Predicted 3D model of a 147-nucleotide part of an RNA (small-subunit ribosomal RNA, 3' minor domain) from an uncultured Candidatus Saccharibacteria bacterium. The coordinates come from a structure-prediction model, not an experiment, and the mean pLDDT is 82. It was read from a public genome assembly.

Context: one part of a larger RNA
RNA sequence: CACUGCCCGUCACACCAUGAGAGCCGGUAAGGCCCAAAAUCGUUUGCCUAACCCGUAAGGGAGGGCGGCGCCUAAGGCAGGACCGGUGAUUGGGGUUAAGUCGAAACAAGGUAUCCCUUCGAGAACGAGGGGAUGGAUCACCUCCUU
Numbered sequence: 001c002a003c004u005g006c007c008c009g010u011c012a013c014a015c016c017a018u019g020a021g022a023g024c025c026g027g028u029a030a031g032g033c034c035c036a037a038a039a040u041c042g043u044u045u046g047c048c049u050a051a052c053c054c055g056u057a058a059g060g061g062a063g064g065g066c067g068g069c070g071c072c073u074a075a076g077g078c079a080g081g082a083c084c085g086g087u088g089a090u091u092g093g094g095g096u097u098a099a100g101u102c103g104a105a106a107c108a109a110g111g112u113a114u115c116c117c118u119u120c121g122a123g124a125a126c127g128a129g130g131g132g133a134u135g136g137a138u139c140a141c142c143u144c145c146u147u
Stems, first nucleotide, its partner, number of pairs: 003110001005107001008103002011100001014096003018092003023087006032078003041070004046066004052061003113134009
């Protein structure tokens, strides 16, 4: 490439990410309850005990070991939630994609001016009712500005 223009939505094909979804699978951290190892520490009426103390000795004491008990606690268990991922029949719209389908809603008064809010309706763009805006063309008048 300028109306033989521009342009809207449904539908059809393909691809992409995404929402919902009976659920299913996995992870993370925290809290509640149960159980509680080992070490440390505390305690100890039981058992054992060469060094130190008392005692001529027997024995006793201190200290130590074992065992018992307690505090604390990892791991584990129970139940309910939180958060984060993945997956899921089906389903919703979105995006993209030279030459698909149906119409022709918008842009000129776009052939019913357009747009906004709202309520209904409709294959789709949309249509109708109510209220509002002029960011409407045309004609006339008024006010203001510039020449």